[in-house]
């Protein structure tokens, strides 16, 4: 300097035919137990890393930026 992956919830991560953003764990309430643990129910949480653009619509498509990982001179 360059090529590659990657960036979505508090953590690890899914979302690849452009059309309401999700799961386990974690939290919080309830039930169940002598009591905690386990289990089961239910619930909050999110400027999808900036910034433009395309588009009726963009976590997704294009530029650029910035941060990680690896890799090549």
């Nucleotide at each position: 300097u360059c090529c590659u992956c990657g960036g979505u919830a508090g953590c690890u991560c899914a979302g690849u035919a452009g059309g309401u953003a999700g799961a386990g764990c974690g939290g919080g309430u309830g039930a169940c137990u002598g009591u905690u643990a386990a289990u089961c129910a239910c619930u909050a949480g999110g400027u999808c890393c900036g910034c433009g653009g395309u588009u009726c619509a963009a976590g997704c498509c294009c530029g650029u930026g910035c941060c990680g990982a690896g890799g090549a001179g």
Notes
The RNA shown here (transfer RNA) has 73 nucleotides and comes from Desulfovibrio litoralis DSM 11393. The source organism's lineage runs through Bacteria, Pseudomonadati, Desulfovibrionaceae, Desulfovibrio and Desulfovibrio litoralis. It matches the Rfam family "tRNA". About the family: Transfer RNA (tRNA) molecules are approximately 80 nucleotides in length.